Predicted 3D model of a 264-nucleotide RNA (Bacterial large signal recognition particle RNA).
The sequence was found by an Rfam model in a public genome assembly.
It matches the Rfam family "Bacterial large signal recognition particle RNA". Rfam's curators write: The signal recognition particle (SRP) is a universally conserved ribonucleoprotein involved in the co-translational targeting of proteins to membranes. The family's RNA type in Rfam is non-coding RNA gene.
The coordinates come from a structure-prediction model, not an experiment, and the mean pLDDT is 75.

């Protein structure tokens, strides 16, 4: 060397998470690998760190290192994105002012300035409207305790007669309801009214007199204010992509290492 029979050991790894810790059940990657049980309010163990059981293979399909690297994880840093909070900024909107650079308007049918008289305003009377209220006027209106006449009937009287008197009927007070052409007071978010006196000095009307501007609506430009929904700015929070680092690391590749008997 080679062959045959043993041990050792292998018949899958790892990440994150969960545990003091370790495995393993559950996720996830890798890729194909023996079976039963058992296990998240979780199972089983303790640094030799899953347990029990069955079966197979056997010194290579073993083990150690390096290599490359799927993948999941940390830590920064960049971008977006989304929702808090805070500021109150030449953003963005709104509002005033100023100017008058372009649009548009008014003006030689006469602008802005001026000057006169009316109106507009405030007071005071009158008028008229319109509401009340009173006043007149109508109507109703009293079982008895209002008026007149009082049948019947009462009461005095010898009697003629008299007295008081229900009910009806008439009339009336208060009260109640109507109405008012006219009459007296008092009021007014009345009034194409009328009379006087005053005020402002703004806007209108008419007029004198003069001869070129006036105005700031919509751009713009400048001031200042105001709102904080959007954008911005600061702060912290959450998702996402991407870069960089770092400690694991499957799987693949190389390299080294493998024990004992007994025959050729």
């Nucleotide at each position: 060397c080679u062959g045959u029979g043993c041990u050792g050991g292998g018949c899958g790894g790892g990440g994150a998470g969960u545990u003091u810790g370790c495995g393993g059940u559950g996720c996830c990657c890798u890729g194909u690998a023996u079976c039963u049980g058992c296990a998240a309010u979780c199972c089983g163990c303790a640094a030799u760190a899953g347990c029990a059981g069955a079966g197979c293979c056997g010194a290579a399909c073993g083990u150690c290192u390096u290599u490359c690297c799927c993948g999941a994880c940390g830590a920064a840093g960049c971008a977006a994105a989304u929702g808090g909070a805070a500021g109150g900024c030449u953003g963005c909107g709104c509002c005033a002012u100023a100017u008058a650079a372009g649009g548009g308007g008014c003006g030689u049918u006469g602008a802005u300035a001026u000057c006169a008289a009316g109106g507009u305003c405030u007071u005071a009377u009158g008028c008229a409207a319109u509401c009340g209220c009173g006043a007149g006027c109508u109507g109703c209106g009293a079982a008895c305790c209002g008026u007149g006449u009082c049948a019947g009937g009462a009461u005095a009287g010898g009697g003629a007669u008299a007295u008081a008197g229900c009910a009806g009927c008439a009339c009336u007070a208060a009260a109640c309801a109507g109405u008012u052409g006219c009459c007296g007071c008092g009021g007014u978010g009345u009034g194409c009214c009328a009379u006087a006196a005053g005020g402002a000095a703004g806007c209108u009307u008419u007029g004198a007199a003069g001869g070129a501007g006036c105005a700031a609506c919509c751009u713009g430009u400048a001031u200042g204010g105001u709102u904080u929904a959007c954008g911005c700015u600061u702060c912290g929070g959450u998702u996402u992509g991407u870069u960089u680092c770092g400690g694991c690391a499957a799987a693949a590749a190389a390299g080294a290492c493998u024990g004992c008997a007994c025959a050729g």